[in-house]
């Protein structure tokens, strides 16, 4: 250098054009003589960056970064 994949919550990841979900993990509550463990809730996202198509992009194009693989 070509080539192909991936990037979304503290962390593992869903989500194929129309108000971003879940699990673990935090916090608060019930429950217990206290703790776990179990139940109920809360929090937490500029969806890697720039730029474009669209009436509307996490998603569809073009470039940037940053990683995994194949080749030379």
């Nucleotide at each position: 250098g070509g080539g192909u994949c991936c990037a979304u919550a503290g962390c593992u990841u869903a989500g194929u054009g129309g108000u971003a979900g879940a699990g673990c993990a935090u916090u608060u509550g019930a429950c217990u003589g206290c703790a776990u463990a179990u139940c109920a809730a809360a929090a937490g996202g500029u969806c890697a960056c720039c730029g474009g198509u669209u009436c509307g992009a996490a998603c569809c194009c073009g470039g940037u970064u940053g990683g995994g693989c194949c080749u030379u």
Predicted 3D model of a 72-nucleotide RNA (transfer RNA) from Prunus yedoensis var. nudiflora. RNAcentral holds the sequence, with entries from Rfam. Rfam family: tRNA. By type it is a transfer RNA. Gene Ontology term of the family: triplet codon-amino acid adaptor activity.